[in-house]
RNA sequence: UGAAGAGUUUGAUCCUGGCUCAGGAUUAACGCUGGCGGUGUGUAUAAUACAUGCAAGUCGUACGACCCUUUAAGGGGAGUGGCGGACGGGUGAGUAACACGUUGGAAUCUGCCUCGAACUCAGGGAUAGCUCCGAGAAAUCGGAAUUAAUACCGGAUGGCGUCCGAUGUUAUGUCGGACUAAAGCUAAGGCGGUUCGAGAAGAGCCUGCGUACUAUCAGCUAGUUGGUGGGGUAACUGCCCACCAAGGCUAUGACGGUUAACUGGUCUGAGAGGAUGACCAGUCACAAUGGGACUGAGAUACGGCCCAUACUCCUACGGGAGGCAGCAGUAGGGAAUCUUUCGCAAUGGGCGCAAGCCUGACGGAGCAACACCGCGUGAUUGAUGAAGCUCUUUUGAGUGUAAAAAUCUUUUCUGGGGGAAGAAUUCUGACGGUACCCUAGGAAUAAGCACCGGCUAACUCCGUGCCAGCAGCCGCGGUAAUACGGGGGGUGCAAGCGUUAUCCGAAAUUAUUGGGCGUAAAGCGUCUGUAGGCUGUAAAUUAAGUCGGGUGUUAAAUCUCUUGGCCUAACCAAGAAAUUGUAUCCGAAACUGAUUCACUAGAGUUCUUGAUAGGUAUGCGGAAUUCUGCAUGUAGGGGUAAAAUCCGUAGAUAUGCAGAGGAACACCAAAAGCGAAGGCAGCAUACUGGCAAGAUACUAACGCUGAGAGACGAAAGCGUGGGGAGCGAACGGGAUUAGAUACCCCGGUAGUCCACGCUGUAAACUAUGGGUGCUAGGUGUUUAAAGGGACUCGGUUCCCUUUGAGUGCCAACGCUAACGCAUUAAGCACCCCGCCUGAGGAGUACGGCCGCAAGGCUAAAACUUAAAGGAAUAGACGGGGGCCCACACAAGCGGUGGAGCAUGUGGUUUAAUUCGACAAUAAGCGAGGAACCUUACCCAGGCUUGACAUCCCGAGAACUCUGCAGAAAUGCAGAGGUGCCGCAAGGAACUCGGUGACAGGUGCUGCAUGGUUGUCGUCAGCUCGUGCCUUGAGGUGUUCGGUUAAGUCCGUAAACGAGCGCAACCCCUAUUGUAUGUUGUAUUUUUCAUGCGAGACUGCCCGGUAUAACUGGGAGGAAGGUAGGGAUGACGUCAAAUCAGCAUGGCCCUUAUGCCUGGGGCGACACACGUGCUACAAUGGUCGGUACAAAGGAUAGCAAGACAGCAAUGUGGAGCCAAUUCUUGAAAACCGAUCUCAGUUCGGAUUGAGGGCUGCAACUCGCCCUCAUGAAGUUGGAAUCGCUAGUAACCGUAUAUCAGCCAUGAUACGGUGAAUAUGUUCCUGGGCCUUGUACUCACCGCCCGUCAAGUCAUGAAAGGUGGAGGCACCUGAAGUCCCCG
Repeated sequence: UGAAGAGUUUGAUCCUGGCUCAGGAUUAACGCUGGCGGUGUGUAUAAUACAUGCAAGUCGUACGACCCUUUAAGGGGAGUGGCGGACGGGUGAGUAACACGUUGGAAUCUGCCUCGAACUCAGGGAUAGCUCCGAGAAAUCGGAAUUAAUACCGGAUGGCGUCCGAUGUUAUGUCGGACUAAAGCUAAGGCGGUUCGAGAAGAGCCUGCGUACUAUCAGCUAGUUGGUGGGGUAACUGCCCACCAAGGCUAUGACGGUUAACUGGUCUGAGAGGAUGACCAGUCACAAUGGGACUGAGAUACGGCCCAUACUCCUACGGGAGGCAGCAGUAGGGAAUCUUUCGCAAUGGGCGCAAGCCUGACGGAGCAACACCGCGUGAUUGAUGAAGCUCUUUUGAGUGUAAAAAUCUUUUCUGGGGGAAGAAUUCUGACGGUACCCUAGGAAUAAGCACCGGCUAACUCCGUGCCAGCAGCCGCGGUAAUACGGGGGGUGCAAGCGUUAUCCGAAAUUAUUGGGCGUAAAGCGUCUGUAGGCUGUAAAUUAAGUCGGGUGUUAAAUCUCUUGGCCUAACCAAGAAAUUGUAUCCGAAACUGAUUCACUAGAGUUCUUGAUAGGUAUGCGGAAUUCUGCAUGUAGGGGUAAAAUCCGUAGAUAUGCAGAGGAACACCAAAAGCGAAGGCAGCAUACUGGCAAGAUACUAACGCUGAGAGACGAAAGCGUGGGGAGCGAACGGGAUUAGAUACCCCGGUAGUCCACGCUGUAAACUAUGGGUGCUAGGUGUUUAAAGGGACUCGGUUCCCUUUGAGUGCCAACGCUAACGCAUUAAGCACCCCGCCUGAGGAGUACGGCCGCAAGGCUAAAACUUAAAGGAAUAGACGGGGGCCCACACAAGCGGUGGAGCAUGUGGUUUAAUUCGACAAUAAGCGAGGAACCUUACCCAGGCUUGACAUCCCGAGAACUCUGCAGAAAUGCAGAGGUGCCGCAAGGAACUCGGUGACAGGUGCUGCAUGGUUGUCGUCAGCUCGUGCCUUGAGGUGUUCGGUUAAGUCCGUAAACGAGCGCAACCCCUAUUGUAUGUUGUAUUUUUCAUGCGAGACUGCCCGGUAUAACUGGGAGGAAGGUAGGGAUGACGUCAAAUCAGCAUGGCCCUUAUGCCUGGGGCGACACACGUGCUACAAUGGUCGGUACAAAGGAUAGCAAGACAGCAAUGUGGAGCCAAUUCUUGAAAACCGAUCUCAGUUCGGAUUGAGGGCUGCAACUCGCCCUCAUGAAGUUGGAAUCGCUAGUAACCGUAUAUCAGCCAUGAUACGGUGAAUAUGUUCCUGGGCCUUGUACUCACCGCCCGUCAAGUCAUGAAAGGUGGAGGCACCUGAAGUCCCCG
């Protein structure tokens, strides 16, 4: 016996901080649904208005008259009279108050009731009713006559009554005087009446304490505060009045404003608290609104009276009536709250002697799932795990023992029968033929709601496609949505379930328990000091606080516990406990308080000494700037990145001398000093403040803090008067610029300075309030004292040690979210003050105070929002820093960009110009080869199980050929042909026909994917394990010092190791040995080819470096520091590219988005861009001669010699399946000739003609040859590309694809063969370290303001209207008291 957290700020982290959720509760409402019973609850809104009925009457034993009849001890209603209508019932408008709660008190009253004492005698006059007359519509009223009482009146008698007086053994005494009572009825049993005293119970009054928000309400008060004397009351009192005094309340919140009935309790919470005041109970207040009294024991009276007002009703218009906040009920308002029920049988109340009457109090029933509690909607068995439905990987899985079926039961339900208690107490039962009991029937009559992204238990399919919608917060939805809607399934609760609203909790998110303020919100700019709070040591007394105990009280109900009663529970009853409070009594005396007496450690006074830009005033000084005068002197000066405005021949700048004036004080000078802070700096003097050290004596807690308050308070600004050298807002001009209201330059006014006054704010910062004590050190510095030492004649000075007081740095414990702080605390504690509570709105509006103004101080809300924020981490970025690299720049060589053409792309066009690729990383790219085909596009003609695959059925071998129609596909007709296995049936392959499953799709999605690829980048990086550091993200390792091409290596180091990368291993080339020798070689050596080896490793020497890694130079060597080239591409980035290579999920088409065929298109052409080729020529063109390669390819092939042709090529075919034959002529180069600077003997486009080749087919749209034609172009703007050596440049050769070719492309091969690099300032890209950051989609980021449109909130406006309050005045109903008559 009692305490739970989660989501959301970020790329990630820790913290701060708000928002949101899970719980409980409700007088609830709404949505969907709904079987029964019990017990409760039910106008929260309009204290709005109310139709109708009822809710307070009773007594004939108080009285008279009257009426009826069954003539009686009868009944009835009106009137007089008595008692009761002050209770019971309703509501919460008002009230912030002695209203309520609680605790005390004295100056009071009390009908009925109880007890006690005494008494109750004899009379009188009226009046209602009734009768008659009259008025009025009515309500009602007037007059006359008559009558009774327990109605009314006086008289008698009084007392222990009241008042007055006297006395005084001050007593509850004694004496005297005055005043004051009564009622009868009766059945003769009783019931009443009067006076006095007491009790019980009730009522009035006073009082301590408690009891909401607001200071943007700070002063309020005139019967106000008190006194005296009266009046008044049941009673005290300014309750009221006269007079006197001038008081009273207030920051411990008066006065004002707003809100509100209070409490026991109720809900929540671990508690402390917070919220609340339905039902039940106690108190108060109210009764249409406001005022007033009467009667009475009691009222200022809910169902009484009077007046005023508003409203409603009746009316004959003259007048009247009314008050549901009683019970039902109606209208209205509202999200919303019941029957115009039964009964007095019980409990209680009024009257009565009683019988009894009355009682919408109450007891019951009705309506409502409104709440709580209980019960049921069936139980057992039941698998081929049926069907249906859903999903599916197509096998199955789920719904699911669920159903069906069989057996059983009957709470509930329906029918029938019986039938209470509640009455103690003779009679009397509304509820009620109810509860309950018995019996019959039959699974029969009975399940929904919300949710299923996370929080939060529960998952899939379809539809939709940022739409429709969801949403408590975060957030879902843009074609694969567990988040929307539906289905299936599941989860949770269940006659209910959800939603909305409100309260508490979670929220330590107002923090007493239990928070904070250096940077997150938060220390007043600083000090002095009032109230207040807190306060040193010893002792005594006291007992206010404190602690213990007792007593009274703390209503009942409620809560808790224990029992008991309804079948159980809810509910009810009994007992106990509790009621944490308060009053009082007794006790304790440590602590706090109070009083007293002491003390000296806090604080202060005194003396001596010291340091100091502390303050105020006055005076003095030199350097410099500017100006003025004179002189020398001549053309510039000044200024800037560069200039110009500007000054200067009227003599500047420069130099010299003299003078004027203002402001500021170089060096010393410092992390230094002083001051409360702001702040303070030449020198001297005067006055003055604080501080420190040492020493003696004294005071005796005199102290600390400090709300209000006061003083001081940089700069700028304001006022008045001075002053004004320099500087210099505003302003003018010159530049810069797209602009430049700026930065730069030339000028320049306020101001800066002084005196006096104001302002009162600053990043007034140490972003750190003040005081006291305690808690390791180290090292500087200022100042003081003591001790010691050095030096000196001495003073001075210097050094060391110690102790104070300041002022810096570093650092341990500790603290901190971290950064950091750390005896000068942000540590450990105490005291006091100030301040904070998400962000924005906003330090703003309004109000108040201050100010001359500018403005300051104080200080909100609506509304918007889920974050805003602090510190640190990893990246990215920087017109940040450091180091380094790369054809990155520079140095060079050659190009592109200009021309013509080729080719690709865009655009345009088109029936179609199929599609993809778009900075680098698209554009001679996919395509390594579009005439048909390819082909995906367009037009036309056709096919529909299909051109292709599998299965089933039927027929036929397959297949070959011919003719006709057609553009072909295709269709029709005909001829030939009968194969293989098997005895047969039949089977295998193939063809045709048919059926349906299916095929097919270059249709969509590369943002659903696999695979592959590009790029950063062949850049040197990217990570892991263990350990260590950090609360954590994360760091360390990987940093640092060197070095390298390299995270390469060495050294250091809380790291030690490891992995993927680097390097190496692999291939080619260069040297060489050896083996082999075809097809190579005339021959040998060689070359060459193919294998296997060797060789290079900073190995050697010298220098440098840290005895390192490594590096500079050298030797040897074919090759030297990676020998050259290739292959090889880390973790990852770009939702990079590709669904059209292929594969593939999902979606879509299915007589078409599939398939076949012919033709066309992909080849268009004003234009723009990319990549190339050829050129513009003499380093060249043309012609002739002549030399030297490598690497490939070849049988549907390469093709020699020969012949024909100018040539393309043709004829023909030797040889070659290739180190053998062919392709095969290499070209540039070299040697000669010619051209001579021209649009040419350059250049070759374009066009004409004629041919050749491939191919079914060269029109669209091929290539080649010959002849002719002979365009632009004379080296190319801004800009831009490649390349560092066998490289660039120039030259040719081969191959793939391929019938042919649009190839000037691509990929390979060799030939000739340079220039330049001082270097890293700059451009681009990259690597490492560091720094700043508000970026993280990461600078192509983020973000500010205006404007436009829409929307939301709030204003202004000529005026109009209502409400609340204050002061003054006027009118004034009813009514009380007083006065007069």
A computed fold for a 1381-nucleotide RNA from Candidatus Peregrinibacteria bacterium RIFOXYB2_FULL_32_7, annotated as small-subunit ribosomal RNA. NCBI's taxonomy places the organism under Bacteria, Bacteria candidate phyla, Candidatus Peregrinibacteriota. Its mean pLDDT, the model's own confidence on a scale to 100, is 84. The sequence is in RNAcentral, with records from ENA and SILVA.